[in-house]
A computed fold for a 403-nucleotide part of an RNA from a metagenome, annotated as large-subunit ribosomal RNA, domain III.
Context: one part of a larger RNA
């Protein structure tokens, strides 16, 4: 220079009470304002204790601070079903033998790893200062082992099926949700008027079990035979017959029905339960209105309408550029076993370990040297107006951006 620039979005603050040495900023209450496809809620990644409680204010916080993601101390993360681990494979990695190379090494078969993909099973309510599909409670489900009983051709690292998949378009059937009414409880004005066709609040309930609908797909059953499926096969594939309701046709030619597989949703159950506006008692607190906690009681809980981008649907139609693999699963046999073992059904008993789980997560906790107007994948999607996830105003919820 200079007590100058600056104090990091122009969403906005005001009043009262409290605490305190001290209050524009902390706490509580009442107004006001801002976001509301977000500035709300839930996950993934990353962070790694920042979470909760008590105490503290040197430094950190662009000011003050009694406050804090700051300091100190104590506490906090509970799983057969959520995710991992596990079984399976993709790109890719490694790679016994092997090939190449002077070597270091490079490539690569069998194999072995490798999710961002495939593979068993849980929901509702309650509870903590801080965890909950994990604790508690109610109601479920899956898988494995052992034992018992009954029946019996079982058996794989092999064969077959299946798993199993693209883009675009799409009518229909539903549901979540919304809205209106109904019903229940409560309220009722100090006014120009408002006991009324008035106002406020609520009208909620899962998985599972049972049932097998709208819809989608396939002719079905059976017999004979067989140069294919690296061996075998009763399985798959090929060939030939037979039986089967109706319509149609020259003709199983075409279609429908039946049957089988699949399949949202609804109904019943789950639920004589839970939740529930409100209300009673007790304790603490406040001058009071009231507030907090514990324990009880507990009404209505129905109908209509609208309606998804969600479900049926990995469907259907259509197009050319022709759109993972393997295991689990079903089935077939080979070796072998065939009193055994194994398989199927039922019942009972037992098991389901280990790791993650706090908090943040469009951000003051991640990446940007900062409590930085930047960047950061997925899910949810209320009301009025609107074609709309635009936009405007609002709900739940969250904030007023630390001079």
């Nucleotide at each position: 220079g200079a007590g100058u620039a600056a104090c990091g979005a122009c969403a906005a603050g005001g009043g009262g009470a409290g605490u305190g040495a001290a209050a524009a900023a902390c706490u509580c209450c009442c107004c006001c304002g801002c976001c509301g496809g977000a500035a709300g809620a839930u996950c993934a990644a990353g962070g790694u204790u920042u979470c909760c409680u008590g105490u503290c204010c040197a430094a950190c916080g662009c000011u003050a601070a009694u406050c804090g993601g700051g300091a100190c101390a104590g506490g906090g993360u509970g799983a057969g079903u959520c995710g991992g681990c596990c079984c399976c494979u993709a790109a890719g990695g490694c790679g016994a033998g092997g090939c190449a190379g002077a070597a270091a090494u490079g490539c690569g078969u069998a194999g072995u790893c490798g999710a961002u993909g495939g593979g068993a099973a849980a929901c509702g309510g309650g509870u903590u200062a801080a965890u909950a599909u994990u604790c508690c409670u109610g109601u479920a489900c899956u898988u494995c082992u052992u034992u018992a009983u009954a029946u019996u051709g079982c058996g794989a690292u092999g064969g077959g099926g299946g798993g199993a998949c693209g883009g675009a378009g799409u009518a229909g059937g539903c549901u979540a949700g919304g809205c209106c009414a109904u019903c229940a409880g409560g309220g009722u004005g100090u006014u120009g008027g408002u006991u009324g066709u008035c106002c406020c609040u609520g009208u909620u309930u899962a998985a599972g079990g049972u049932u097998g609908u709208a819809g989608g797909c396939u002719g079905u059953g059976u017999g004979u035979u067989u140069a294919g499926g690296u061996a075998a096969a009763u399985c798959c594939g090929g060939a030939c017959g037979c039986a089967c309701u109706c319509u149609u046709u020259a003709a199983a030619u075409a279609g429908a029905a039946a049957a089988g597989c699949u399949g949202a949703g609804a109904g019943c159950u789950g639920a004589u339960g839970a939740c529930g506006a409100g209300u009673g008692u007790c304790a603490c607190u406040g001058c009071g209105a009231g507030g907090u906690g514990a324990c009880g009681c507990g009404a209505a809980g129905u109908g209509g309408u609208u309606g998804a981008u969600g479900c049926c649907a990995u469907g259907c139609u259509u197009c050319c550029a022709a759109g993972a693999a393997a295991a689990g699963c079903c089935u077939c046999u080979a070796a072998g076993c065939u009193u055994c073992a194994g398989a199927u059904a039922u019942a009972a008993a037992g098991g389901a370990a280990c790791c993650g789980u706090a908090c943040u997560g469009u951000a003051a906790a991640c990446c940007g040297a900062c409590a930085c107007a930047g960047g950061u994948g997925a899910u949810c999607a209320g009301g009025u107006a609107g074609a709309g996830a635009a936009u405007a105003c609002c709900a739940a919820g969250g904030c007023g951006c630390u001079u």
The full RNA is in RNAcentral, with records from SILVA.